Source information: Model confidence (mean pLDDT): 83 of 100. Predicted 3D model of a 1446-nucleotide RNA (small-subunit ribosomal RNA) from a metagenome. The RNAcentral record of the sequence draws on SILVA.

[in-house]
RNA sequence: GGAAUGAGAGUGGCGGAAGGGUGAGGAACGCGUAGGUAAUCUGCCUUGAAGUUGGGGAUAACCCCGGGAAACUGGGGCUAAUACCGAAUGUGAUGCUUGGCCGCAUGGUCGGGCUAUGAAAGAUGGGGAUCCUUCGGGACCUGUCGCUUUAAGAGGAGCCUGCGUCCUAUCAGCUAGUUGGUAGGGUAACGGCCUACCAAGGCUAUGACGGGUAGCUGGUCUGAGAGGACGGUCAGCCACACUGGGACUGAGACACUGCCCAGACUCCUACGGGAGGCUGCAGUCGAGGAUCAUUUGCAAUGCGCGAAAGCGUGACAAUGCGACGCUGCGUGGAGGAUGAAGGCCUUCGGGUUGUAAACUCCUGUCAUUCGGGAACAAUGACGGACGGGCUAAUAUCCCGGACGUGUGAUGGUACCGGAAGAGGAAACGGUUGCUAACUCUGUGCCAGCAGCAGCGGUAAUACAGAGACCGUGAGCGUUGUUCGGAUUUACUGGGCGUAAAGGGUGCGUAGGUGGUUCUGUAAGUCGGACGUGAAAUCCCACGGCCCAACCGUGGAAUUGCAUUUGAAACUACAGGGCUAGAGUGCAGGAGAGGAGAGCGGAAUUCUUGGUGUAGUGGUGAAAUACGUUGAUAUCAAGAAGAACACCGGCGGCGAAGGCGGCUCUCUAGAAUGCAACUGACACUGAGGCACGAAAGCUGGGGGAGCAAACAGGAUUAGAUACCCUGGUAGUCCCAGCCUUAAACGGUGUGCAUUUGGCGUGGGAGGAUAUUGACCCCUUCCGUGCCGUAGCUAACGCGAUAAAUGCACCGCCUGGGGAGUACGGCCGCAAGGCUAAAACUCAAAGAAAUUGACGGGGGCCCGCACAAGCGGAGGAGCAUGUGGCUUAAUUCGAUGCAACGCGAAGAACCUUACCAGGGCUUGACAUGUAGCUGCAGGCCCUCCGAAAGGAGGGCGGCCUUCGAGGGUGCUACACAGGUGCUGCAUGGCUGUCGUCAGUUCGUGCCGUGAGGUGUUGGGUUAAGUCCCGCAACGAACGCAACCCUUGUGUUUAGUUGCCACCGCAGGUGAUGAGCCUGCGAGCACUCUAGACAGACUGCCUGUACAAGCAGGAGGAAGGUGGGGAUGACGUCAAGUCAGUAUGGCCCUUACGUCCUGGGCUGCACACGUGCUACAAUGACCGGUAUAGAGGGAUGCGAAACCGCAAGGUCAAGCCAAUCCAUUAAAACCGGCCUCAGUUCGGAUUGAAGUCUGCAACUCGACUUCAUGAAGCUGGAUUCGCUAGUAACGGCGCAUCAGCUACGGCGCCGUGAAUACGUUCCCGGGCCUUGUACACACCGCCCGUCACAUCAUGAAAGCCGUCUGCACCCGAAGUCGCUGAUCCAACCUGUAAAGAAGGUAGGCGCCUAAGGUGUGGGUGGUGAUUGGGAUGAAGUCGGAACAAGGUA
Repeated sequence: GGAAUGAGAGUGGCGGAAGGGUGAGGAACGCGUAGGUAAUCUGCCUUGAAGUUGGGGAUAACCCCGGGAAACUGGGGCUAAUACCGAAUGUGAUGCUUGGCCGCAUGGUCGGGCUAUGAAAGAUGGGGAUCCUUCGGGACCUGUCGCUUUAAGAGGAGCCUGCGUCCUAUCAGCUAGUUGGUAGGGUAACGGCCUACCAAGGCUAUGACGGGUAGCUGGUCUGAGAGGACGGUCAGCCACACUGGGACUGAGACACUGCCCAGACUCCUACGGGAGGCUGCAGUCGAGGAUCAUUUGCAAUGCGCGAAAGCGUGACAAUGCGACGCUGCGUGGAGGAUGAAGGCCUUCGGGUUGUAAACUCCUGUCAUUCGGGAACAAUGACGGACGGGCUAAUAUCCCGGACGUGUGAUGGUACCGGAAGAGGAAACGGUUGCUAACUCUGUGCCAGCAGCAGCGGUAAUACAGAGACCGUGAGCGUUGUUCGGAUUUACUGGGCGUAAAGGGUGCGUAGGUGGUUCUGUAAGUCGGACGUGAAAUCCCACGGCCCAACCGUGGAAUUGCAUUUGAAACUACAGGGCUAGAGUGCAGGAGAGGAGAGCGGAAUUCUUGGUGUAGUGGUGAAAUACGUUGAUAUCAAGAAGAACACCGGCGGCGAAGGCGGCUCUCUAGAAUGCAACUGACACUGAGGCACGAAAGCUGGGGGAGCAAACAGGAUUAGAUACCCUGGUAGUCCCAGCCUUAAACGGUGUGCAUUUGGCGUGGGAGGAUAUUGACCCCUUCCGUGCCGUAGCUAACGCGAUAAAUGCACCGCCUGGGGAGUACGGCCGCAAGGCUAAAACUCAAAGAAAUUGACGGGGGCCCGCACAAGCGGAGGAGCAUGUGGCUUAAUUCGAUGCAACGCGAAGAACCUUACCAGGGCUUGACAUGUAGCUGCAGGCCCUCCGAAAGGAGGGCGGCCUUCGAGGGUGCUACACAGGUGCUGCAUGGCUGUCGUCAGUUCGUGCCGUGAGGUGUUGGGUUAAGUCCCGCAACGAACGCAACCCUUGUGUUUAGUUGCCACCGCAGGUGAUGAGCCUGCGAGCACUCUAGACAGACUGCCUGUACAAGCAGGAGGAAGGUGGGGAUGACGUCAAGUCAGUAUGGCCCUUACGUCCUGGGCUGCACACGUGCUACAAUGACCGGUAUAGAGGGAUGCGAAACCGCAAGGUCAAGCCAAUCCAUUAAAACCGGCCUCAGUUCGGAUUGAAGUCUGCAACUCGACUUCAUGAAGCUGGAUUCGCUAGUAACGGCGCAUCAGCUACGGCGCCGUGAAUACGUUCCCGGGCCUUGUACACACCGCCCGUCACAUCAUGAAAGCCGUCUGCACCCGAAGUCGCUGAUCCAACCUGUAAAGAAGGUAGGCGCCUAAGGUGUGGGUGGUGAUUGGGAUGAAGUCGGAACAAGGUA
């Protein structure tokens, strides 16, 4: 120095329009589907035809000089090409012209002719005959790859069209390039795509325009399906690439990692300028409830470039992370009972966890470890024997090719084998019902749970924990979302009388639907064929990974669309007929149909006049009001306005609203009959139009009565109401608005079909009769009642349907908010029409059922009222309660149904309360263990209030002889509690109520709740009985059976009785008689057992009967009187303090013992009683007659004492024997003489008696004295219907005594009244209404006040989207200009010029920006409107019953 190779830069070619990402926008030919393109383009690829000649000038790189911080860039010089530019040729092609054929209008296609126009580029391998050569080679031949023109193909793209494609009408009108035409421009291509001119069109209720939302599809989820919701992964299409605009290049872009401009943002900067675009793969930050690795590789598949090797590829292939989904597998298997321990529960026996574990014998998946070890990879690459083709060629090249070589990211992975050991591997939710699964403890409307119902306030299967159980299982549960269930938007497949829902009514447009017959067409309809309906998905079959998930192959399906070919019944269309629908005509009738005009009488008010005098009027009762200036009343005359009695009728007419004296005029409709005419002319009816009660509005009249507002008077707590007295708008007429009603039959219109009965209005026909009229029969239309089938949730409807069908319209979709707000339309206004949402509730509602209730109805009963008698409420006292007080005044009972109640007896005790003093295995029970003595006990002393404590003494157990029993002490279990809960309970009791009711079985009825029975007609005290009856029977209740009382018989005869008989005594007269006693007796009375009797049995009347009324007989008569007896149930009624009892609580105290106090306390209030207020009485004296009970720590005679309470002594009696024991009122006599008394007895003083340990707090009784209030009781209220009320006394329980005047019994005397059921109260039955069911002490409405929430309006304020007008106007295409600049081609020797281009300039368009003015939408807003919600607020009481004024 050269060459080769590699790297880098540059020129050139191809590719960067594919692949990859995302879903912002877009409601559109965007997508889907089916077509068209005769209106088009197409690089690379395939096939065919023809060609590839000959020249020219530049420019990067490179070199030099500059500018700049950088990005980058200026000038000069050299150079190449398949870069660029002329020229030649022209098979095709294009243009012009001409002919044939064809079609679907423009037109398409195949030929002929002439001239015109316009192409190209080379690279590389081999050969060596000929030629040239600078000796490298080239020409030449040949292969391959290129290049140019053209014809076709394939694939791709553009454009056009039919159909489909969300919500909103509170968006109803939109549109000027808008619709069309002509001409031109532009495009690959048609086209208002663009421009000029012309015309005035175009779209729209089949939803234009506007607003909101959204990528579309194959498909996915769900569903029986039809549908509904969705569109992530995969696949097709579209759109987008920081936001907006624009073009360039190119076959293809208006281009994700190209360019230019504007804007926002980020970064660099020397401040002059520059750079950027992860919605590629990873990754970061932020936001968020939430979503992964800044991994490996081009090995495979595919794409781009290249001749190829190859290069590139965050496409892709792999791996990683995430239980996010789907699938497979494991965490062990077998045996194992004293059913271990532990846990939990327990009725303390046990049960359960549970064969579960331990233990024994096995297995070895997964994980662990050791070893081996794939497929995806070879038709491709390279080499290649050989065969074929091109060629002059056995070069080369091309094609085929046995065989060989090499290529793996995942990965030493999948898989296989060895080893060891049950070893390393189970959770989550639930357990009240729905819904599979239950107990304990804790908590106590707290803490908490909850999907809905709901749970929790001291026994929580619902909270929390535990145990057990249930479910699923490497998952489980929650949250969110979609479909389903939901026939709850109903096409399949709903409704509208009363549940939500028929338009107030008609006429009628569009639309929907439409009689009969014939012919035709073929749009709908039905059949065949063909094309398409991408693949994937779903389904079926077969196959591949061990199985499955997953994947492959094939089939089916894709319910659709298009083309073509048939059919002609039905619909439709065209044409021709018909008369049954509809209409016209004619005839005689009916009618409050409408409009106008006129007329009439009664009544009311007013005016005038007469008569007449003190009231009238009005109401529940009154007052306001009117009236002596003469009302009301009455007579006469007159005026005015409004309405039309009787007839008058679930009668008539009208579309509805509505229409009512009579006459006339005008006018509409319906029904009937005839069957002349038309020939489907029909039905319905969105919008639209008309009519449309009352009230209201405007203008003008009118105004008698009535009467909102208003005034006054009443009522009332109030009364802005109901009632009364007045009274203005209005009511009436004319003209015009309003357009709503429970405008209702709560029932749209029309047509058709479907058993009947009874009325009534209009018409027609018939029969009878001589005719006429009526009665009667048939028929059409209207209007009612009942009812068959059927329908209905039921009620009910039922030829006038709510039955059965058809046609069309309107309307509904939980309650409230709300028929409201906003917007729009209408209106003079009032207001109307249209019509939401937020929020809130779990209901709202319909019909029917059973109850309960009603200031609803009917029937009936009860001392419920009434009729009576006597009381309470006033006084004093007793007693209970509340309240107050207190250390304590123990507790309970509280409307009736607590309050003389628990309590049939608080001085201590009782006693539960308070103060103080004591005890602690305890005052009392049982058991165990130990100890000690043999008891226990009795006596004494001290302290003390006692209890108790300390000490001393006396005495000293039984026995089967076993320390067995008993007893004491110590210790442990335990005792004890009148502590709480009666709302945890048993039992008992009260009350409705001794009211007549309450139920069941079977049957029947009803969808059912349920009914029937049990209701009805009678009757009863009674659901008592009779009759009837879809009921037949039965139970608990009623009644009866039981006790007692009233009559009789019989039995029995002591303690009862004493008639007859006997005896004795007394008296008397030794009489009669009487009395007493005994004997005898049982007749009578009585006692107490049995029995009889009364049953509406008999008679009369009445009645079907049951029964009722009267009568007879009888002691008793209709249950003879009284008692016991209390149905189903109600009141969470009462009682844990009578006892029992679950749970909780206390344990040297909430247990227990003792002393004293309290339960008895006293400004007051209430209940229940006693005693009175006096003469029907008080007091004194005399005198008669009971019953039922009680008595041994008892009743206690007689006698005596005391004024008396009582005392002393003491008989008798365990009671038909004895005792208390004389009953009292009554009756007889006396006195008092109307008064605070001879009434009344409180209170107080004194003296006593009795009981008892003890009468101070705190007993009863007696005597004397004292002698209060009170002279019959307001409002109101209680008891009682016959031996009852009232009055009078007697007894008993409790008990030492007593507060007892209370309670429970007993007898005596012994009434009045009941017309009757209107009213008050309570109850029973039937019926009715109901918005009640905790049941009227129910439910429930509105204002106001407070709190919270959402929302409307609002002076405005702030965003966002958008229309119109105008301004400015980047980049850029296009047009004009182009004096700047320009190598190639042309003219020219040259200079230069021409042509063509270009910088620059101008113009149109135009993004962003700006100004002004509108519209839509959202946020916010002092204040304001209503709304919703909220344990206990205020005021009333509107609704539900006749809701107290329907």